[in-house]
Molecule: Pistol ribozyme
Organism: unclassified sequences
RNA sequence: GCACGACUAUGCGUGCAUAAAUAGACGUUAGGCAUAGUGCGUUAAUAGGGCGUAGUGUGCGCAGGCAUAUUGCACCCUUUUAGGUCGUA
Numbered sequence: 001g002c003a004c005g006a007c008u009a010u011g012c013g014u015g016c017a018u019a020a021a022u023a024g025a026c027g028u029u030a031g032g033c034a035u036a037g038u039g040c041g042u043u044a045a046u047a048g049g050g051c052g053u054a055g056u057g058u059g060c061g062c063a064g065g066c067a068u069a070u071u072g073c074a075c076c077c078u079u080u081u082a083g084g085u086c087g088u089a
Stems, first nucleotide, its partner, number of pairs: 001016005006038006025088003032040001043082003047078004052073009
């Protein structure tokens, strides 16, 4: 010099063509190394959708069961709103 730790700047740190990390003072937090900004990720709520499972109703079947509607719960996706780890040295 360049690349990387969400992005920009500065700092801290690492690496040398790679983009990771046990590093980045220590602990803590769902909250990403720090600060300011952004609000990307993360959190809560609203609305919608997908999927699984359990209950209930209806229809079909000799039966196993199948189809459909609805309710609850879990997970995933999208939108909107709010917020934007904390403490110590």